[in-house]
């Protein structure tokens, strides 16, 4: 540099139950493992969620992110362990 088949130091925790917080989406602590070699971090492009608030409407539906998701892809930044060079 490139690569994860074996190992081995190790680490993350989906579902779900539960308190907290939130309008929801969803987050954060415990408990728990489905998986992950970046499942570390990051909303910059893309996609996805939710509409409280704002617009629209007689009224609802409806449109909106300035609210999420990084374990949905892509980029950037950092990194263990080993195995090739």
């Nucleotide at each position: 540099u490139u690569c994860g088949a074996a190992a081995a130091a190790g680490g993350c925790a989906a579902a779900u139950u539960u308190a907290u917080c939130g309008a929801a989406a969803g987050a954060u602590g415990a408990a728990g493992a489905c998986g992950c070699a970046a499942a570390g971090u990051u909303a910059c492009a893309g996609a996805c969620c939710u509409a409280a608030g704002g617009c629209a409407u007689u009224g609802a539906a409806g449109c909106u992110a300035u609210g999420g998701u990084g374990g949905c892809u892509g980029g950037a930044c950092u990194g263990c362990c080993g195995a090739a060079g």